[in-house]
Context: one part of a larger RNA
RNA sequence: CUGGGCUUAAAGAGCACGUAGGCGGACUGCCAAGCGUUGUGUGAAAUCCCUCGGCUCAACCGAGGAACUGCAUGGCGAACUGACAGUCUUGAGACAGGUAGGGGUGUGUGGAACUCUUGGUGGAGCGGUGGAAUGCGUAGAUAUCAAGAGGAACGUCGGAGGCGAAGGCGACACACUGGGCCUGAUCUGACGCUGAGGUGCGAAAGCUAGGGUAGCGAACGGGAUUAGAUACCCCGGUAGUCCUAGCCAUAAACGAUGUCCACUUAGAUCGAAGUCCUUCUGACAGGUUUUCGAUCGUAGCAAAAGUGUUAAGUGGACCGCCUGGGGAGUACGGUCGCAAGGCUAAAACUC
Repeated sequence: CUGGGCUUAAAGAGCACGUAGGCGGACUGCCAAGCGUUGUGUGAAAUCCCUCGGCUCAACCGAGGAACUGCAUGGCGAACUGACAGUCUUGAGACAGGUAGGGGUGUGUGGAACUCUUGGUGGAGCGGUGGAAUGCGUAGAUAUCAAGAGGAACGUCGGAGGCGAAGGCGACACACUGGGCCUGAUCUGACGCUGAGGUGCGAAAGCUAGGGUAGCGAACGGGAUUAGAUACCCCGGUAGUCCUAGCCAUAAACGAUGUCCACUUAGAUCGAAGUCCUUCUGACAGGUUUUCGAUCGUAGCAAAAGUGUUAAGUGGACCGCCUGGGGAGUACGGUCGCAAGGCUAAAACUC
């Protein structure tokens, strides 16, 4: 160095875009860089290997051969890789017509609930718990009616359902906007796949500045419980939760399963969105097929659990990652950050 692996044993980067690089569809011509074949030169000697010989043998020594798998250069070959030229349409993309959707951003609107304020009724409790107490209430609470204010979240529909690369997305309307799928086969003609660095996005919490603050609620105060109770339960309650602008860059960021492509002997069932066909006045219905999602299961795979056309099956391309436990995702250094901290990342020692 090769050989092994990554759902759960160590191991898939949170996700995407994309630079270099790696790899790359069908056909024809041509070149001959890779490749093959055949020469030439060189590849010191010794060593290694083979044969023969010399010390009684051996080690050792002498001789010959082979080898020195390399480098340079010439001839020839053209299947494959590559270069160049030309052609193609199935990969990829574009276009046209449809289609479903909590995909995104902004603006506006709405009802239920809640809290508060004002007024009316009313008059002694309310609240809370395992039971209580703190708390609220004759300065009129709770309850109830009316009016008003405010902030946050959008019940039912709602689903093993939909959309998104992931994080994630759920009232309604409008504006702007991304992607998918289906049909046509009109256009381009390999424009592709992956992707070290890089760039962007990235729940919650946290940070900076300004606003907002109904409910909830770290911290904190009080009441209980208890041997104690820095908790679980109760009454309060500040940051925060919300908005704007900017940071942070982490999660059991999970399918603990990288992306893309092809193939597979057995499939079955359900759902979402379409195409086409049949029937029909229409609706309903039946069949076919494409994409997406879910459940079960054959072969295979697997240590087993399981997985099983959405593979963890069979192959290919490229990237990332693993190499006993602890020390440690730590120290040091570097770098990013306002900070919190993130990323990168050891060793001694020990079992």
This is a predicted structure of a 351-nucleotide part of an RNA (small-subunit ribosomal RNA, central domain) from an uncultured organism. The prediction has a mean pLDDT of 86. The full RNA is in RNAcentral, with records from Greengenes.